[in-house]
Description: The RNA shown here (Bacterial RNase P class A) has 396 nucleotides and comes from a Polyangia bacterium. The coordinates come from a structure-prediction model, not an experiment, and the mean pLDDT is 77. Its Rfam family is "Bacterial RNase P class A". By type it is a ribozyme. The RNAcentral record of the sequence draws on ENA.

RNA sequence: GGAGCUCGAAAGGUGGUCGCGACGGUGCAGUUCUGGCCGUCGAGGAAAGUCCGGGCUCCCUGGGCAGGGUGCUGGCUAACGGCCAGUCGAGGUGACUCGAAGGAAAGUGCAACAGAAAACAAACCGCCGGCGCGCGGGCAACCGCAUGCAGGCAAGGGUGAAACGGUGUGGUAAGAGCACACCGCCCUCCUGGUGACAGGGGGGGCACGGCAAACCCCACCCGGAGCAAGACCGAAAAUGGAUCGCAGGGCAACCUGCCGGCGUGGCCCGCGUCGACCCCAGAUCCUGAGUUGGUCGCACGAGCCGUUCGGCAACGAACGGCCUAGAUGAAUGACCACCGCUCGCGCGAGGCAACGAACGCGAGCACAGAACCCGGCUUACAGCCGAGCUCCAACG
Numbered sequence: 001g002g003a004g005c006u007c008g009a010a011a012g013g014u015g016g017u018c019g020c021g022a023c024g025g026u027g028c029a030g031u032u033c034u035g036g037c038c039g040u041c042g043a044g045g046a047a048a049g050u051c052c053g054g055g056c057u058c059c060c061u062g063g064g065c066a067g068g069g070u071g072c073u074g075g076c077u078a079a080c081g082g083c084c085a086g087u088c089g090a091g092g093u094g095a096c097u098c099g100a101a102g103g104a105a106a107g108u109g110c111a112a113c114a115g116a117a118a119a120c121a122a123a124c125c126g127c128c129g130g131c132g133c134g135c136g137g138g139c140a141a142c143c144g145c146a147u148g149c150a151g152g153c154a155a156g157g158g159u160g161a162a163a164c165g166g167u168g169u170g171g172u173a174a175g176a177g178c179a180c181a182c183c184g185c186c187c188u189c190c191u192g193g194u195g196a197c198a199g200g201g202g203g204g205g206c207a208c209g210g211c212a213a214a215c216c217c218c219a220c221c222c223g224g225a226g227c228a229a230g231a232c233c234g235a236a237a238a239u240g241g242a243u244c245g246c247a248g249g250g251c252a253a254c255c256u257g258c259c260g261g262c263g264u265g266g267c268c269c270g271c272g273u274c275g276a277c278c279c280c281a282g283a284u285c286c287u288g289a290g291u292u293g294g295u296c297g298c299a300c301g302a303g304c305c306g307u308u309c310g311g312c313a314a315c316g317a318a319c320g321g322c323c324u325a326g327a328u329g330a331a332u333g334a335c336c337a338c339c340g341c342u343c344g345c346g347c348g349a350g351g352c353a354a355c356g357a358a359c360g361c362g363a364g365c366a367c368a369g370a371a372c373c374c375g376g377c378u379u380a381c382a383g384c385c386g387a388g389c390u391c392c393a394a395c396g
Stems, first nucleotide, its partner, number of pairs: 001392008012339007020042007028035003044367001048378002051376005056226004067222005072086005087101001088099004102217002107215002109211002124157002126153003130149003134145004165183006184206001185204008230296004240286005245258005259275006303322008340365007350355001
């Protein structure tokens, strides 16, 4: 210098003018919640997707089945499918990255096409010897070629995603764990580690193929619905229904008196009960509706910042400081000026050159907008900055 890897930070700044939302004030205006004025505050690293986990709220008697989820180990956490540190496997020269990473000698099932054969193994080409027949050669023993029959083999070829351990040597008619060495596998013991696991010793020729992101088995976890949760206040109209003798008192519940009918009774008193209605109209209550609407929930919280301590880390503890949006057709914006950063062009100090300081002009400065709150994950994102590390080349 080039090419990369990992972690982290910021997400343009200042001022002016106009405007929006919330809260507070107001010796202002109308008058009881509006306007004016003043002050303070006003999006994010992802506010997004709504994928996972919780808080909070309401519902559900308890348990089981069913169903769903997770799946190497240890830790962190309120919890998690998250994070940290490791193990093993895969990829990369490397920094490093990625992994749904329990069980296939419990059971059931699946494997298209190709291929001889896809799980009780099997034999298409091929290799090997034996017997028969034919042709040729040879004096003969026999040899060569072609072919038939019954066998041996699984090394080589071929098929496939996958073919019943791999490589090598010996061995054999040819071959083969048939034998041996190393690797792999299985059993067992020892050592180290909390553990996943690692290292080593001994034994066994090797039995047990793959798929569980097929059913299934094992271990652990999970009740449901969601802020349109839920709590409080609480309207009008239509419609439909019920009630309503008169007078007085009382806010009202109700109380007192009177008139009339009926019942009890021979009659009176008393007691009980009923009293809109000829027509025209009406009053009260219920319904409509716990609806429309309003207030709360709703901004002090697993909160943020800093320092110290413990821990490899995730994270935890102590101390100190801070208060930081709250809309509900849904505010948080627009314009101008200057500065900043990046890129391009011009000019060009300097330099042998590549290159290029200063200056001028122009363009650009992403993704994206809270809606009950919090912890994660995932996805989107212009250009830039910081730290550590790796590989390559050169050594001017």